[in-house]
RNA sequence: CGGGGAGUGGCUCAGAGGUAGAGCGCUCGCUUGGGGUGCGAGAGAUCGCGGGUUCGAGUCCCGCCUUCCCGA
Numbered sequence: 001c002g003g004g005g006a007g008u009g010g011c012u013c014a015g016a017g018g019u020a021g022a023g024c025g026c027u028c029g030c031u032u033g034g035g036g037u038g039c040g041a042g043a044g045a046u047c048g049c050g051g052g053u054u055c056g057a058g059u060c061c062c063g064c065c066u067u068c069c070c071g072a
Stems, first nucleotide, its partner, number of pairs: 001071007010024004018055001026042005048064005
């Protein structure tokens, strides 16, 4: 320098244009003598940044940033 993958709650990941979800974790309650397990409820992500397309973008397009892989 060129090509490709990844970036979404604290963590690991879903989500192929129509109101952002799950598991784990966290908080509260029930259960227990207490803890764990189990059950119920709840909080928490303006989707890496900036533009564009569209009635509507996490999703499509362009530029950039971070990271990983391949090549030179």
Molecule: transfer RNA
Organism: uncultured Elusimicrobiales bacterium